[in-house]
RNA sequence: GGGCGAUUAGCUCAGUCGGUAGAGCAGUGUCCUUACACGACAAAGGUCGCAGGUUCGAGCCCUGCAUCGCCCA
Numbered sequence: 001g002g003g004c005g006a007u008u009a010g011c012u013c014a015g016u017c018g019g020u021a022g023a024g025c026a027g028u029g030u031c032c033u034u035a036c037a038c039g040a041c042a043a044a045g046g047u048c049g050c051a052g053g054u055u056c057g058a059g060c061c062c063u064g065c066a067u068c069g070c071c072c073a
Base pairs, nucleotide, nucleotide: 001072002071003070004069005068006067007066010025011024012023013022019056028042029041030040031039049065050064051063052062053061
C1' cells in the first nucleotide's frame, strides 16, 4: 500500500426484505430471609464508532474517516 471482517446498554451479543432498538449478565428498587445468598417482580440504562449522502422514513443502503482483528504485498 491492497483486500476481508468487526464497531449496537457497564459487559457479552441479537436485530430478517429499510418502518420509530432488544435479550442475557451486571448495577438499582421492592418482596422474600433474623441476615446474606438464591429466587420473584419492577423500573432505569442507547447521539446504534464519527461525518456526510440517498429516502416520506436508515442500526440496516451508499461515500469518506477512525479504532480493532485477520490475510496479501